Bacterial RNase P class A from a Mariprofundaceae bacterium, 364 nucleotides, folded computationally. Model confidence (mean pLDDT): 77 of 100. Rfam family: Bacterial RNase P class A. It is annotated as a ribozyme. Its family is annotated with ribonuclease P activity, dimeric ribonuclease P complex and tRNA processing in the Gene Ontology. Lineage of the source: Bacteria > Pseudomonadati > Candidatius Mariprofundia > Mariprofundales > Mariprofundaceae. It was read from a public genome assembly, where an Rfam model found it.
RNA sequence: GGAGUGGCUCGGGUGAUCGCGGCAGGCUGAUGUCUGUCGAGGAAAGUCCGGGCUGCAUAGAGCAGGAUGCCGGAUAACGUCCGGCGGGAGUGAUCCCGGGAUAGUGCCACAGAAAACAGACCGCCACGCUGCAACUGCCGUGUGGUCAGGGUGAAACGGUGCGGUAAGAGCGCACCGCCCGGGCUGGUAACAGCGCGGGGCAGGGUAAACCCCAUCCGCAGCAAGGCCAAAUAGGGAAGCGCCAAACGUGGCUCGCGUUGGCUUCCGGGUAGGCUGCUCGAGCCUGUCAGCAAUGGCAGGCCCAGAUGAAUGAUCACCACGUUGAUGCAACGUACAGAACCCGGCUUACAGAGCCACUCCGCAU
Numbered sequence: 001g002g003a004g005u006g007g008c009u010c011g012g013g014u015g016a017u018c019g020c021g022g023c024a025g026g027c028u029g030a031u032g033u034c035u036g037u038c039g040a041g042g043a044a045a046g047u048c049c050g051g052g053c054u055g056c057a058u059a060g061a062g063c064a065g066g067a068u069g070c071c072g073g074a075u076a077a078c079g080u081c082c083g084g085c086g087g088g089a090g091u092g093a094u095c096c097c098g099g100g101a102u103a104g105u106g107c108c109a110c111a112g113a114a115a116a117c118a119g120a121c122c123g124c125c126a127c128g129c130u131g132c133a134a135c136u137g138c139c140g141u142g143u144g145g146u147c148a149g150g151g152u153g154a155a156a157c158g159g160u161g162c163g164g165u166a167a168g169a170g171c172g173c174a175c176c177g178c179c180c181g182g183g184c185u186g187g188u189a190a191c192a193g194c195g196c197g198g199g200g201c202a203g204g205g206u207a208a209a210c211c212c213c214a215u216c217c218g219c220a221g222c223a224a225g226g227c228c229a230a231a232u233a234g235g236g237a238a239g240c241g242c243c244a245a246a247c248g249u250g251g252c253u254c255g256c257g258u259u260g261g262c263u264u265c266c267g268g269g270u271a272g273g274c275u276g277c278u279c280g281a282g283c284c285u286g287u288c289a290g291c292a293a294u295g296g297c298a299g300g301c302c303c304a305g306a307u308g309a310a311u312g313a314u315c316a317c318c319a320c321g322u323u324g325a326u327g328c329a330a331c332g333u334a335c336a337g338a339a340c341c342c343g344g345c346u347u348a349c350a351g352a353g354c355c356a357c358u359c360c361g362c363a364u
Base pairs, nucleotide, nucleotide: 001360002359003358004357005356006355007354008353009352010351012318013317014316015315016314017313018312020039021038022037023036024035025034026033027032041335045346046345048344049343050342051341052340053221054220055219056218065217066216067215068214069213070084071083072082073081074080085098086097087096088095089094099212100211104210105209106206107205108204121150122149123146124145125144126143127142128141129140131138132137158176159175160174161173162172163171177201178199179198180197181196183194184193185192186191225275226274227273228272235266236265237264238263239262240261245259246258247257248256249255282301283300284299285298286297287296288295289294319333320332321331322330323329324328
């Protein structure tokens, strides 16, 4: 200098004017008004996981259903994070993947002879037949043997060599690989290493197919939940009136009861309002423990709470980018915007800067 890998920070700045929302204070009879102060994000997004909180409820056990899945740790919890282990990719920094396919069932497009108790298209070999006509032949055809070679495929049932054979083949053997059993050593463990014994080698892939094993999960969600509470309609209680009426009781009258009327009170509940609501697994700095995720301690800080839903606009200078075109002008400044809160994951993002590391080239 070039090419890359991992991580972090920022993502227009300053000033003025006008405007909007919250809070505090002053003024005002009041709607308001003035002053001060605060006012979006790294993803506020998708709503995919986990937790807090709230109600139902009391969840002990089982079934169903869902999620997760190497080992250890972190955490309130997680499908997240950290550190390892194993496999794969890369020269490397580094990245990707992770229970069981030997419990059982199913499926495996196209191509190909054959896709799972393998398989005969070409080739190779043996034999029969026919022809040529030759000398241990050649052409064609049939039957059988064969998986070493070719070809197909994402994938074709260990590898190399020697023997063996008509040709071949773990068919036999040697070495390498693999599987099973048991042991020792190291490690918390996953696992790794090294002996021993047995086995010619079985057991292709797919579990985001059903399924098996282990662990975890009660359901619903701030439109949760709590409080205050118009009008209208309806409910309950007490009193009034016994007047007009009806019904019941009764042979009839009085009386009593019910319904209807009026007044007062009570409770539920709709509209509406208040609350939940933002001080929290909080942020910053330092330090200690730890490889790290993270945790402890000390000091400092208060950092949006709207609800027909605020967070904006203009001007000046500067920064950056593009275009015209050179110390001038115009335009633009990514993705996107809180709605109970928090921890993650995923997705979007013009551009700028920083740190660590790897490979290559050159110079010393």